[in-house]
The RNA shown here (transfer RNA) has 73 nucleotides and comes from a Bacteriovoracales bacterium. It was read from a public genome assembly. It matches the Rfam family "tRNA". About the family: Transfer RNA (tRNA) molecules are approximately 80 nucleotides in length. Taxonomically the source falls in Bacteriovoracales (Bacteria, Pseudomonadati, Bdellovibrionota, Bacteriovoracia).

RNA sequence: GGGGGUGUAGCUCAACUGGGAGAGCGUCACAUUUGCACUGUGAAGGUAGUAGGUUCGAGUCCUAUCAUCUCCA
Numbered sequence: 001g002g003g004g005g006u007g008u009a010g011c012u013c014a015a016c017u018g019g020g021a022g023a024g025c026g027u028c029a030c031a032u033u034u035g036c037a038c039u040g041u042g043a044a045g046g047u048a049g050u051a052g053g054u055u056c057g058a059g060u061c062c063u064a065u066c067a068u069c070u071c072c073a
Base pairs, nucleotide, nucleotide: 001072002071003070004069005068006067007066010025011024012023013022019056027043028042029041030040031039049065050064051063052062053061
């Protein structure tokens, strides 16, 4: 220098032919307990790496770019 993969909640990751953003763990509150833990119930937490484009509608398609992993030279 060139090819490919990944980027979604604090962490690990889903979803799907383009049409409601979710799970587990974690955090907080309540219940339970003499208390803690366990368990149960509920809540908060995301403008989907960034910027454009296509579309009635984009996390999903296209382009550029950044970070990281990998292959080739």